[in-house]
Context: one part of a larger RNA
RNA sequence: GAACGAACGCUGGCGGCAUGCCUAACACAUGCAAGUCGAACGCGAAAGCUUCCUUCGGGAAGCGAGUAGAGUGGCGCACGGGUGAGUAACACGUGGAUAACCUGCCCGGUGAUCUGGGAUAACAUCUCGAAAGGGGUGCUAAUACCGGAUAAGCUCACAGGGACUUCGGUCCUGGUGGGAAAAGAUGGCCUCUUCUUGAAAGCUAUUGUCACCGGAUGGGUCCGCGGCCCAUUAGCUAGUUGGUAGGGUAAUGGCCUACCAAGGCAACGAUGGGUAGCUGGUCUGAGAGGAUGAUCAGCCACACUGGAACUGAGACACGGUCCAGACUCCUACGGGAGGCAGCAGUGGGGAAUUUUGCGCAAUGGGCGAAAGCCUGACGCAGCAAUGCCGCGUGAGUGAAGAAGGCCUUCGGGUCGUAAAGCUCUGUCAGAGGGGAAGAAACUCCUGAUGGCUAAUACCUGUCAGGACUGACGGUACCCUCAAAGGAAGCCCGGGCUAACUCCGUGCCAGCAGCCGCGGUAAUACGGAGGGUCCGAGCGUUGUUC
Numbered sequence: 001g002a003a004c005g006a007a008c009g010c011u012g013g014c015g016g017c018a019u020g021c022c023u024a025a026c027a028c029a030u031g032c033a034a035g036u037c038g039a040a041c042g043c044g045a046a047a048g049c050u051u052c053c054u055u056c057g058g059g060a061a062g063c064g065a066g067u068a069g070a071g072u073g074g075c076g077c078a079c080g081g082g083u084g085a086g087u088a089a090c091a092c093g094u095g096g097a098u099a100a101c102c103u104g105c106c107c108g109g110u111g112a113u114c115u116g117g118g119a120u121a122a123c124a125u126c127u128c129g130a131a132a133g134g135g136g137u138g139c140u141a142a143u144a145c146c147g148g149a150u151a152a153g154c155u156c157a158c159a160g161g162g163a164c165u166u167c168g169g170u171c172c173u174g175g176u177g178g179g180a181a182a183a184g185a186u187g188g189c190c191u192c193u194u195c196u197u198g199a200a201a202g203c204u205a206u207u208g209u210c211a212c213c214g215g216a217u218g219g220g221u222c223c224g225c226g227g228c229c230c231a232u233u234a235g236c237u238a239g240u241u242g243g244u245a246g247g248g249u250a251a252u253g254g255c256c257u258a259c260c261a262a263g264g265c266a267a268c269g270a271u272g273g274g275u276a277g278c279u280g281g282u283c284u285g286a287g288a289g290g291a292u293g294a295u296c297a298g299c300c301a302c303a304c305u306g307g308a309a310c311u312g313a314g315a316c317a318c319g320g321u322c323c324a325g326a327c328u329c330c331u332a333c334g335g336g337a338g339g340c341a342g343c344a345g346u347g348g349g350g351a352a353u354u355u356u357g358c359g360c361a362a363u364g365g366g367c368g369a370a371a372g373c374c375u376g377a378c379g380c381a382g383c384a385a386u387g388c389c390g391c392g393u394g395a396g397u398g399a400a401g402a403a404g405g406c407c408u409u410c411g412g413g414u415c416g417u418a419a420a421g422c423u424c425u426g427u428c429a430g431a432g433g434g435g436a437a438g439a440a441a442c443u444c445c446u447g448a449u450g451g452c453u454a455a456u457a458c459c460u461g462u463c464a465g466g467a468c469u470g471a472c473g474g475u476a477c478c479c480u481c482a483a484a485g486g487a488a489g490c491c492c493g494g495g496c497u498a499a500c501u502c503c504g505u506g507c508c509a510g511c512a513g514c515c516g517c518g519g520u521a522a523u524a525c526g527g528a529g530g531g532u533c534c535g536a537g538c539g540u541u542g543u544u545c
Stems, first nucleotide, its partner, number of pairs: 001545004006541005013391006019384002021349001026347003030344003035075003040072002043069001048063006082302003092226007101219002106215008114148004123138006154179005160173005184207006193200003228274003235265003240262008277299004281292004304325005327338004355381001357380003363377001364375004394424004404415004428486001430481005438472001443467009489534001492531001494515003500529005510517002
C1' cells in the first nucleotide's frame, strides 16, 4: 500500500446492488418448511334451509352433497433447503477403466394386455387403556394381493459353430429341455351382433399396464498422478499378505467364512500423533509465489449421541422405523411423547451478525388428463454505513477587506469572497397528480385445417384471433408545487509524512507505530487560533499478502 462475512470509538443526508452467528455440531417455546391424485377404489357426514307428521319431547323426506372427511391404492417424500462435527481418505481434483455393474420418471423400436380366485382397511358392533394406542366379531372394493394360460425376445442347464480376447472370458448364431408377465381408467358412437327409450358385448380416441432391445440421464466400483505439519513418532501388521472353495452384492474384491501357504508395508517416511471438509475460486503480488476456501457453483460427509436394518429404481433415509444412551416434557405412576446443522424466532456463549414479514405474480420442483393444490426452494419487502458504486449538503456576484477570534516587531497580518447583502438554480429529502415493464404460457371461447370414423357426432393434433392472471406496489419512472430552505464529520501536523504559532504544564500530567518527547521559553503533553489529508465517513484494533 492492498484486502476483510469484521469488531470498537466519534460522526451520520439519500439511492442502487451485494452481504450479514467466523463463537456453543450449545439447548430450544411457538408457527410454518411435502404433499398430491375421485380420470385406481369402497365408504360417506354435519351446520343450515324447505316440506310433512307430532304425544310438542321429537321424528321423517328433500336440498346441502356424492361435498367435507378419514381409509385402501399410486407417485413423490433419496429432490430441493441446512451445516462442516467427522474425515489426511480414491474424501476431493484431474485423467482413465468397467470384457466386474445398476438406472424410477423421459425418448425410440418390437410384441402383448387372455382367464380365474381368496382376502382386507375404511364401516358397523363389542371391548381394554388416564393417554399414546390397541384387541375381538361381522361386511365390502380396486390399477391392492394370489393362482392358471400364452412367450417373439429374456433367463437357466446341456452339447455345437463363428468372431474377438487381457487367455480369465465376451459377443453373435441356431438346437433340446426347464422357468418367469400384465390392469385397467376416462370421453364418444350405434355402421355391424344382442336386447331394442337407450344400452351391452362391440367400435373408436386418449391414457395406463406387462415383456424385451436400444438411447438419454443419474449413480456404484476400480486404477495412475496431485495437494498439510511433527522423526523430540522408526519400526508396523494376524483377515494381517496371497491362494483354493463357498457365501454375499447390481457388481469386482479378505467384503465375509473354511482350509492352505507365510507373507505384506516402511527412510522415495510405514506406523503413531496433531491439524483440516476438498475443488472451481478469493485476497495479495510485476510475476514466481504466499495466504485462504464466507457469499455463488461442483463433489463429499453429517442430521440429539451410538448402532441396525426395512421399504424402494434409488436411503442404511434431517422434518421414516427399531434398539441403546443423555436431556426435556406429559402421566391416573401402569406407561407414553420429542429432536430447528430448514425459515423466522428465544435463551446462552461472544468483540460481533437481521423480521416469529408478503406472495406463489415470475423461475424451478412434487402430484394430477386438466382445473388446480403444495412449495420459508424461490421472488420480494423489513433491519444493519457491513461492503462497493453513485448523488447531495448549493451556484454566481460581493471590500485594499465589516463585526469577532487568533497572532503581532503594535505598523499590521490572518480566518477571508469566507460571511452579510444582491441575483439565480432545484439534484436529494417533502407535498400533490399521472403511472409501468417484469405476463407469457396453461386453460377457456371463436374460426381455419389434419387424423380416427359410416359420419359434417364425439375425441384429438396444428395454426390464427380474443379473454384471464402482479407479492413487490400506487413501487420505479414522469409532471407540478414550495423552498437555500432539512443534510459534515473524523484523524493528523518533531522526523519517517502533507500540514505552525500562542497559552497552560514543568521527568508532573501525559504522548508513543519506530526513533523518541516532557526536569520553566515543549512546532512531540493539554487547550486555542490557523493548517494538511480523507470525506458520509474517518480513525483504532485484529488477520492475510